[in-house]
Context: one part of a larger RNA
RNA sequence: GGACGAACGCUGGCGGCGUGCUUAACACAUGCAAGUCGGACGGUGAACCGCUUUCGGGUGGGGAUCAGUGGCGAACGGGUGAGUAACACGUGAGUAACCUGCCCUUCACUCUGGGAUAACUCCGGGAAACCGGGGCUAAUACUGGAUACGACCUACUCGGGCAUCCGAUGUGGGUGGAAAGAUUUAUUGGUGAGGGAUGGACUCGCGGCCUAUCAGCUUGUUGGUGAGGUAAUGGCUCACCAAGGCGACGAUGCGUAGCCGACCUGAGAGGGUGAUCGGCCACAUUGGAACUGAGACACGGUCCAGACUCCUACGGGAGGCAGCAGUGGGGAAUAUUGCACAAUGGGCGAAAGCCUGAUGCAGCAACGCCGCGUGAGUGAUGAAGGCCUUCGGGUUGUAAAGCUCUGUCUUUGGGGACGAUUAUGACGGUACCCAAGGAGGAAGCCACGGCUAACUACGUGCCAGCAGCCGCGGUAAUACGUAGGUGGCGAGCGUUGUCC
Numbered sequence: 001g002g003a004c005g006a007a008c009g010c011u012g013g014c015g016g017c018g019u020g021c022u023u024a025a026c027a028c029a030u031g032c033a034a035g036u037c038g039g040a041c042g043g044u045g046a047a048c049c050g051c052u053u054u055c056g057g058g059u060g061g062g063g064a065u066c067a068g069u070g071g072c073g074a075a076c077g078g079g080u081g082a083g084u085a086a087c088a089c090g091u092g093a094g095u096a097a098c099c100u101g102c103c104c105u106u107c108a109c110u111c112u113g114g115g116a117u118a119a120c121u122c123c124g125g126g127a128a129a130c131c132g133g134g135g136c137u138a139a140u141a142c143u144g145g146a147u148a149c150g151a152c153c154u155a156c157u158c159g160g161g162c163a164u165c166c167g168a169u170g171u172g173g174g175u176g177g178a179a180a181g182a183u184u185u186a187u188u189g190g191u192g193a194g195g196g197a198u199g200g201a202c203u204c205g206c207g208g209c210c211u212a213u214c215a216g217c218u219u220g221u222u223g224g225u226g227a228g229g230u231a232a233u234g235g236c237u238c239a240c241c242a243a244g245g246c247g248a249c250g251a252u253g254c255g256u257a258g259c260c261g262a263c264c265u266g267a268g269a270g271g272g273u274g275a276u277c278g279g280c281c282a283c284a285u286u287g288g289a290a291c292u293g294a295g296a297c298a299c300g301g302u303c304c305a306g307a308c309u310c311c312u313a314c315g316g317g318a319g320g321c322a323g324c325a326g327u328g329g330g331g332a333a334u335a336u337u338g339c340a341c342a343a344u345g346g347g348c349g350a351a352a353g354c355c356u357g358a359u360g361c362a363g364c365a366a367c368g369c370c371g372c373g374u375g376a377g378u379g380a381u382g383a384a385g386g387c388c389u390u391c392g393g394g395u396u397g398u399a400a401a402g403c404u405c406u407g408u409c410u411u412u413g414g415g416g417a418c419g420a421u422u423a424u425g426a427c428g429g430u431a432c433c434c435a436a437g438g439a440g441g442a443a444g445c446c447a448c449g450g451c452u453a454a455c456u457a458c459g460u461g462c463c464a465g466c467a468g469c470c471g472c473g474g475u476a477a478u479a480c481g482u483a484g485g486u487g488g489c490g491a492g493c494g495u496u497g498u499c500c
Stems, first nucleotide, its partner, number of pairs: 001500004006496005013372006019365002021330001026328003030325003035072003040069002043066001048061005079283003089207007098200002103196008111145004120135006151175006157168004181188003209255001211253001216246003221243008258280004262273004285306005308319004336362001338361003344358001345356004375405004385396004409441001411436005419427001444489005449470003455484005465472002
């Protein structure tokens, strides 16, 4: 000198764009953050419209609504960085060792039966959470059979390769295996198989912290055979066998740490950082476990254990903000319990649409960057006042006043968007435009001994104080305090902290 997610002191006019718990992965009141589908299903059945009526109603249509069965989603999106020195990440390869819902594409099929169960109703238990029993019912829920290219096992043929092997419109034998309808007149679903796309899984080469005041480490450890398990390879697990494997090219241990694109600095090499934004990983009160599913070992799912908090009729129950706001606490320190689904995107749905604290916006904060303003011209008796003075004057200083103007920002009034395509605008009566008014409402902070741009007076008297270093202050202090003047930067200026 530059930089910052900064903080502190003094000061503070406006706008645009960004950014905003770095500390306690501390504890959380309250509200919201994941639903949707009646064109899968049985019920419930409001408005309204017919017919009828003894004016109570009855009946047919209609379908708002409600919980339930069922489907899809809830594994995305959002948060945090505790753990992790690791194939976690980056980069480059491999899978002849793999999976992939929805989507695209190609081919074939969608036949025939059955028994339940929730809702509902009756009864019972419980303070509650909720639970038990009897009875009834539906389906794209569950399930038997048929058919089936393909699947799996096995033998062979052909082709290919990279050891195991891979492929085939192949051939023979064996094993066991599918489906669902809906609304309506055209769609959309369902099942099997091939291919694609997307997403994931695993393996390997190389790369990136500190410490030797850590030198030896290891028994599923290293390898083999066999089996189990997995989508899949593999000590992943198990039985048996062998005794190996790693290490001064730093194993093992300890400490620290999410990694990267990037960001800061620097001429570069390098050094430092990993906030915001993007990619990957890990975690969701602590520890463990599996279930469902194409996908989780699952933030707003389940079970168990621990700590904590709450309710209780003491028998038993409920909870998890590292989602968005917000509260307490910690701290030098970090915002609103806002508006809207109008746009973009996501989930469900045939659609209308519903949901969406993702997102779009608004609020707060000079926290940062950028832009603008706080007036312009003229004006010498060089006014008054202040300060200094050698008492002559000098300086503040064209500065002010005065005169002539202007209208950025501002104030008032009027108009008023783009973003949206047929419709639909939270932002927002915002941006912007027009008119009018009036210099009116808008300047501070730090420094002035040298480094380092900028000097005098008074006060003080090694006191009070200053200070980044050198050092100032003990009676004329350009170094302390105040004033005048001056220098620097300017809606900021200084200080502190950290990095280069």
Annotation: A computed fold for a 500-nucleotide part of an RNA from a soil metagenome, annotated as small-subunit ribosomal RNA, 5' domain. It matches the Rfam family "Bacterial small subunit ribosomal RNA". Its mean pLDDT, the model's own confidence on a scale to 100, is 83.